[in-house]
RNA sequence: AUGGGUGUAGCUCAAUGGCAGAGCGUCGGUCUCCAAAACCGAAGACGAGGGUUCGAUUCCCUACUCCCAUG
Numbered sequence: 001a002u003g004g005g006u007g008u009a010g011c012u013c014a015a016u017g018g019c020a021g022a023g024c025g026u027c028g029g030u031c032u033c034c035a036a037a038a039c040c041g042a043a044g045a046c047g048a049g050g051g052u053u054c055g056a057u058u059c060c061c062u063a064c065u066c067c068c069a070u071g
Stems, first nucleotide, its partner, number of pairs: 001070005007064001010024004018054001026042005048062004
């Protein structure tokens, strides 16, 4: 340089164009003599800019991050 993939919660990952979810973690509570475990609850995210659409995490374009391949 060219081609392909990737970007969602603190971490690891889902979500077939129609209310963004799970596990772990964090915080609060119940329980306990205390703690752990267990149970209940809460906070927290669609990488950026445009476009299509009644509606975009999802489709299209651009640049970017990271990974792989070719030379």